Notes
The prediction has a mean pLDDT of 80. Predicted 3D model of a 77-nucleotide RNA (transfer RNA) from a Phycisphaerales bacterium. The organism belongs to Phycisphaerales, within Bacteria. It was read from a public genome assembly. Rfam family: tRNA.
RNA sequence: GCGGGUGUAGCUCAAUUGGAUAGAGCAUCGGUCUACGAAACCGAAGGUUGGAGGUUCGAGCCCUCCCACUCGCGCCA
Numbered sequence: 001g002c003g004g005g006u007g008u009a010g011c012u013c014a015a016u017u018g019g020a021u022a023g024a025g026c027a028u029c030g031g032u033c034u035a036c037g038a039a040a041c042c043g044a045a046g047g048u049u050g051g052a053g054g055u056u057c058g059a060g061c062c063c064u065c066c067c068a069c070u071c072g073c074g075c076c077a
Stems, first nucleotide, its partner, number of pairs: 001073007010026004019057001028044005050066005
């Protein structure tokens, strides 16, 4: 350089054929319980869906460009 894949909460992942306010587990915080803690139970907080633009009545999902990571191939030394 060429081609493929991935990017959503702190982490791991969902989200029907494009459809209403993007969810779950773990972690965190608060509470209940306990002599205290752990565990368990209840609750809360946490999101520019990598960035920008476009299509559409409507985009996490489709299109274009860019960025990061990753796999394969190739080039130079």